[in-house]
Molecule: Glycine riboswitch aptamer
Organism: uncultured Granulosicoccaceae bacterium
Formats: sequence, C1' cells, structure tokens
RNA sequence: UUACGCUCGUUGGGAGAGUCCGGUCUUGCACCGGCGCCGAAGGCGCAAUCGCCCGAAAACGCUCAGGCACAAAGGACCAGCGAAGCCAG
Repeated sequence: UUACGCUCGUUGGGAGAGUCCGGUCUUGCACCGGCGCCGAAGGCGCAAUCGCCCGAAAACGCUCAGGCACAAAGGACCAGCGAAGCCAG
C1' cells in the first nucleotide's frame, strides 16, 4: 500500500400457504374464536461429516414465534455500490 473475503450501510431482485367457517361491531382489506395450511425474519433439533469425551451445520427437520385474497409491511438468499477495520501478496 492492498485484491478477495469478513462486518456494516445502501440500491435492486426476492418464494410459499384459506377472499375457509362462525361471531362482534365502530361495516374496516377491522377485531375475536375454530379448523386447515406455509416457511426464506428469529428460534429449536439432528449427522455415517469434522473434531475430541464432549461439542459444532444447513436452503434438512420442527413450527414456539411469524405468516396465508389483493395491497402494504416483513423476508433467508443473490447482485451492484459505498465506508472503516483486519488479512494474503
């Protein structure tokens, strides 16, 4: 001095599942209850793998939370851009 990468921010893309039934009323894309579903915020769990005496993962599983007409919000992940620090060279 510094690529890639990591952390953060920002922009864009971004799935799935009931306009189900009943009730309430302020008649709203509203609230409550029931049943049925979804998983890609979060959370929890697991290995014949890796390590070592007890541990560790996911886009896998669970569905607590969250969500299920449209819209909005959220959204793992991907890409672009930006900033600081660390690091190979």